[in-house]
RNA sequence: AGAGUUUGAUCAUGGCUCAGAUUGAACGCUGGCGGCAGGCCUAACACAUGCAAGUCGAGCGGAAACAGAGAGUAACUUGUUACUUUGCUGUCGAGCGGCGGACGGGUGAGUAAUGCUUGGGAAACUGCCCAGUCGAGGGGGACAACCAUUGGAAACGAUGGCUAAUACCGCAUACGCCCUACGGGGGAAAGAAGGGGACUCUUCGGAGCCUUUCGCGAUUGGAUGUGCCCAAGUGGGAUUAGCUAGUUGGUGAGGUAAAGGCUCACCAAGGCAACGAUCCCUAGCUGGUUUGAGAGGAUGAUCAGCCACACUGGAACUGAGACACGGUCCAGACUCCUACGGGAGGCAGCAGUGGGGAAUAUUGCACAAUGGGCGCAAGCCUGAUGCAGCCAUGCCGCGUGUAUGAAGAAGGCCUUCGGGUUGUAAAGUACUUUCAGCGAGGAGGAAAGGUUAGUAGUUAAUAACUGCUAGCUGUGACGUUACUCGCAGAAGAAGGACCGGCUAACUCCGUGCCAGCAGCCGCGGUAAUACGGAGGGGGUUAGCGUUGUUCGGAAUUACUGGGCGUAAAGCGCGCGUAGGCGGAUCAGUAAGUUAGGGGUGAAAUCCCGGGGCUCAACCCCGGAACGGCCUCUAAAACUGCUGGUCUUGAGUUCGAGAGAGGUGAGUGGAAUUCCGAGUGUAGAGGUGAAAUUCGUAGAUAUUCGGAGGAACACCAGUGGCGAAGGCGGCUCACUGGCUCGAUACUGACGCUGAGGUGCGAAAGCGUGGGGAGCAAACAGGAUUAGAUACCCUGGUAGUCCACGCCGUAAACGAUGAAUGCCAGUCGUCAGCAAGCAUGCUUGUUGGUGACACACCUAACGGAUUAAGCAUUCCGCCUGGGGAGUACGGUCGCAAGAUUAAAACUCAAAGGAAUUGACGGGGGCCCGCACAAGCGGUGGAGCAUGUGGUUUAAUUCGAAGCAACGCGAAGAACCUUACCUACUCUUGACAUCCUCAGAACUUAGCAGAGAUGCUUUGGUGCCUUCGGGAACGCAGUGACAGGUGCUGCAUGGCUGUCGUCAGCUCGUGUUGUGAAAUGUUGGGUUAAGUCCCGCAACGAGCGCAACCCCUAUCCUUAUUUGCCAGCGCGUUAUGGCGGGAACUCUAAGGAGACUGCCGGUGAUAAACCGGAGGAAGGUGGGGACGACGUCAAGUCAUCAUGGCCCUUACGGGAUGGGCUACACACGUGCUACAAUGGCAGGUACAGAGGGCAGCAAUACCGCGAGGUGGAGCGAAUCCCACAAAGCUUGUCGUAGUCCGGAUUGGAGUCUGCAACUCGACUCCAUGAAGUCGGAAUCGCUAGUAAUCGUAGAUCAGAAUGCUACGGUGAAUACGUUCCCGGGCCUUGUACACACCGCCCGUCACACCAUGGGAGUGGGAUGCAAAAGAAGUGACCGUGCUAACCCUUCGGGGAGGCAGGCGGCCACGGUAGGAUCAGCGACUGGGGUGAAGUCGUAACAAGGUAACC
Repeated sequence: AGAGUUUGAUCAUGGCUCAGAUUGAACGCUGGCGGCAGGCCUAACACAUGCAAGUCGAGCGGAAACAGAGAGUAACUUGUUACUUUGCUGUCGAGCGGCGGACGGGUGAGUAAUGCUUGGGAAACUGCCCAGUCGAGGGGGACAACCAUUGGAAACGAUGGCUAAUACCGCAUACGCCCUACGGGGGAAAGAAGGGGACUCUUCGGAGCCUUUCGCGAUUGGAUGUGCCCAAGUGGGAUUAGCUAGUUGGUGAGGUAAAGGCUCACCAAGGCAACGAUCCCUAGCUGGUUUGAGAGGAUGAUCAGCCACACUGGAACUGAGACACGGUCCAGACUCCUACGGGAGGCAGCAGUGGGGAAUAUUGCACAAUGGGCGCAAGCCUGAUGCAGCCAUGCCGCGUGUAUGAAGAAGGCCUUCGGGUUGUAAAGUACUUUCAGCGAGGAGGAAAGGUUAGUAGUUAAUAACUGCUAGCUGUGACGUUACUCGCAGAAGAAGGACCGGCUAACUCCGUGCCAGCAGCCGCGGUAAUACGGAGGGGGUUAGCGUUGUUCGGAAUUACUGGGCGUAAAGCGCGCGUAGGCGGAUCAGUAAGUUAGGGGUGAAAUCCCGGGGCUCAACCCCGGAACGGCCUCUAAAACUGCUGGUCUUGAGUUCGAGAGAGGUGAGUGGAAUUCCGAGUGUAGAGGUGAAAUUCGUAGAUAUUCGGAGGAACACCAGUGGCGAAGGCGGCUCACUGGCUCGAUACUGACGCUGAGGUGCGAAAGCGUGGGGAGCAAACAGGAUUAGAUACCCUGGUAGUCCACGCCGUAAACGAUGAAUGCCAGUCGUCAGCAAGCAUGCUUGUUGGUGACACACCUAACGGAUUAAGCAUUCCGCCUGGGGAGUACGGUCGCAAGAUUAAAACUCAAAGGAAUUGACGGGGGCCCGCACAAGCGGUGGAGCAUGUGGUUUAAUUCGAAGCAACGCGAAGAACCUUACCUACUCUUGACAUCCUCAGAACUUAGCAGAGAUGCUUUGGUGCCUUCGGGAACGCAGUGACAGGUGCUGCAUGGCUGUCGUCAGCUCGUGUUGUGAAAUGUUGGGUUAAGUCCCGCAACGAGCGCAACCCCUAUCCUUAUUUGCCAGCGCGUUAUGGCGGGAACUCUAAGGAGACUGCCGGUGAUAAACCGGAGGAAGGUGGGGACGACGUCAAGUCAUCAUGGCCCUUACGGGAUGGGCUACACACGUGCUACAAUGGCAGGUACAGAGGGCAGCAAUACCGCGAGGUGGAGCGAAUCCCACAAAGCUUGUCGUAGUCCGGAUUGGAGUCUGCAACUCGACUCCAUGAAGUCGGAAUCGCUAGUAAUCGUAGAUCAGAAUGCUACGGUGAAUACGUUCCCGGGCCUUGUACACACCGCCCGUCACACCAUGGGAGUGGGAUGCAAAAGAAGUGACCGUGCUAACCCUUCGGGGAGGCAGGCGGCCACGGUAGGAUCAGCGACUGGGGUGAAGUCGUAACAAGGUAACC
């Protein structure tokens, strides 16, 4: 610090996800030791049991328990036991009294402010503590304990009687205290313990007295603690906008420790709130913790500060302090006891239990230390605390050995079979012993306290007490402590997740969209580095992973630090309130600001520097920091405030100007429609074509007249005006704004603008008019598979007017308003000025456009009319869907508008641009693509292939073009792969090993044959004599074998687009980039062929050419071919001599290049025409097929990975099948006839083939053919007569003298064999068919058509295929249309690329959600009742010790019980408002491999789309 993921690729937007850190964690697997920390986050749920707050006898009366001592009695062992007694001593239960219990400990329910944090403040109290001053005199009456009686089951009481105090109450005294009208008045106390020598008293215990210590009262101050007030800060919701009657303030009173409506009476009507009151939801706050670079965010366990609470609610008492966790009273719920009358209780103390939960420990030890309470002290108490136990919960440290060790062991895994890897790893050898184990030793935490001695203080004192010093003594839960030493032995100690990318780490096997994985993208459908296992590897380590949390990354809420033309996002537009911001200058001020000082910001934490545990974690010390707040002083630049001045912002005045700006009234012509009348006749109208419709009752057309409503042609213009919506004939009236020029004036009066308010197209609504045309709805006609549409004929609301609503639009420049600044050029509108050439130029202001620089932008684009550079203010955005929806509120007559979520779901959705592909987009061009022609197919019969069906099998493959006379250039057996029954198992074939044998061969038997059994002959070759080679038999296992699967694992080969003209690269340049340029443009070509131009310049694969055949000529050659001339010969024939002229043959050359001429063209390329030429513009044909596409075809040509079979899916052999046959299709042949058939005669090719061959002459057969065999391995011989043609005859338009299928009979040939299932011949038979529907194919010249010939395969078997020649046309105006293709351009929501994408209803399943008659609950405000305990007010009849008076009887004050009325908790009632839950039924929404119906959108998406 980033990365993955939208796309074919790109940039940007934007969400989702990951890598990091963190944790009071939990879960899975695993687990050696130690140190330091931490440990109910859930039920503030309920709690058994034990403990957690007591202490003081130096306050008191005392003596229940224990111990001692004394006295007495009894037994007697004459000093022991038992009993009784004495508070005498140590001590001490219960009680009175004091202090404490308000601390310590727990929890976070409540609380959004009565809290907390920071900083201030004044009207207070403060036990114990410290310092100061003064005092402590003298009296009195009670109540517990106790005793007696008595109630009750118990808890607990009741009555009577006795008694003490540091308990209680007067009196005295009293200041510095309190009150005051300033005269005065009021108010306190307690003693206890130790020691002591005289003196006094004595009940002989002691008391007084002196002294010390502790205590007591008053008061002043301090310290500590607490209470109160103020400011700022401290969550969310406006779908909570108004709240408030003690409410806000005043006066007076009461109350409190204290200010105060805290409370009350009266008066006033205030107070709070958009800077968010009130209400609702959530929450203890902070130091800190965690994350982050920081700013921030999240959090508030442990430790520390504050607050609140103590079963729930209420209340007070006591006290210095409480409205009190282990106190009281009342009410409620729950639990327990009960004799049913009544009582008891409160773990959110420490342990522990149940429950809840994913989840959190021992009913431990000790007061040794630290601290607390009480006490003079010893001491007692202390679940505070110190320790231990459990738990890898976290952090830190250590160990599980070290060195050596290559035969690179064995085993595992992989393998290209060579090896590689695990791996110095192990074993082995040499060593060490941390930790754990065993044994021994052994600190520190201990200071105190006690006692003795000394000394100092105090004192009358050598006593007592206190302090200090010294000696002795003495206290440890932890603890078998830490630590040290010794002993033995490598001995006891390694796992978990991961290995497709992100992200470090790869192979094999298994599985086969299954099982499974997954954080995101995504893996898995037979070769999975992604599942499971294994080997190996990378990372980590006593842990490792998973899940959850928080921050980060996320600049993804943007203060630091984002945006709003098209990605989400500018309110439809004005006016304007609050608010925010604001021109120049002077002076003052000092709120902001700046500087310096002071206070505070607890400690701990973090950071820095030291130090202590062996290190570290951890702990200790110091510093810095704590970013803050308050305060004092100073400064005055900037902002603010106050005052003065100014003119440039803004406004006013005068004079001009343009304009569909607005409102009202009037008025004009054209046109449509209707009405009346005339002329006139059969149609009109409408459409792609029609029909509905109108018309003989007279339409349409035409002429005249009239009525009525609406809209204003031309002018008219990226012209004008207006804030926007919007505004268009003409005239008048009223009226708003703008611009220019000029003078003077005001003097910042300005900008923006949350709420608010006004305007606001169309449609729609209400009331009343109006209604010509147009026209939702509706009707009819068409179209269509349907057509609730598009088209047509009609037609009502509406459109128009007046008044009133609605308040929305793609209300758009998809661009808020205002101001300033920043290159230009060219138009246009409205002004002004100057110059002159008087209709031009220049300048300038305000509008409105086009282009373009800087700059900006993701790009497109914007660019002085900014989307540039800045400032101010407002509005808005934060992934897609759900949804601008639901609920709630507001507005509206309604329609609806506005405000505006969530659950759930997806990993994208979206923008701009790029390359392709596509379009029922456009332009240009080509092709037998259409057209123009010729001939076919589709109809018939047959042949052949395919589908289907059948079958034991009908082997397999090929499937639009580009499968179908295709693989197959030839299935009777074989082929053959298929089927049936039979048979072999190292095999028909290859290599290796062993054994014996030559190989080979004759014959017989069984069998369908393979095969089996028997049998005859044979004994080879080489040799170094060991043996070897070939061959076949047998055996053994390695292996063979497979036309078994996968062409979607492959190679090779092939088809196709397409012989179409394209496809690319290097360098350069442009662009952020994908990419572009080049390759586009203007011409031209068959061609990316060539030329020109050009940020391109070059190059490659293609095109063309080079190659072959053919057309002309030349040279050479001359046999088997040829024969002109010379000669011979023949009935005739190059037959012969000879010739080399010609033809042919086959070698080499020539020739054609737009080379020449004219024209066109830019002068170029090129085109048109011409000459010459055998041939003219690639002469004609062939071979040759760019980058690529179709997962095209082929595993059955071959090769090959993987998988599968191995007495079979391999091998052999017989027979059958591939030849089946209701049917459908493709390709062909033959025909339907007279341009013909038949018969006779007759002419002319080319190219091939031939020895297991072609075969002549001859003979036989009607013929197929047979016999026979000359010749020929072929320019010599043969196949081999070419046929159409020409000529003669016949047939005469008919199912024929056409056509030949089918069938019967007889044969021939091949072959082991023609039954299934060959070809051919002869005789006989003589079917369909009379030119073929829709549709469709081929062909542009030696072509189509037509005619025959040959070859491959092959024993035989072509109508197929391949090749050859003969005869030999027609037509092409042209490119509108169909099909295919090329280039450019355009649109795109396509990229598997239109056979694309994609929308909605319906049906089914699931999910969340709205409505919903209602239903059960929660919290809450109001009203009126109700009223326990308590409290303060009043009364106080009944009772009553202290004080007062008294006549001593009593009375008073005070108090208690009781009563009354005020406040008030629980509980109840009425009707509201509210929250979450359930709910028959119902609404839409979302999701879901293969459902239904259509085709709405994306291309002009086939009616442009959208609001």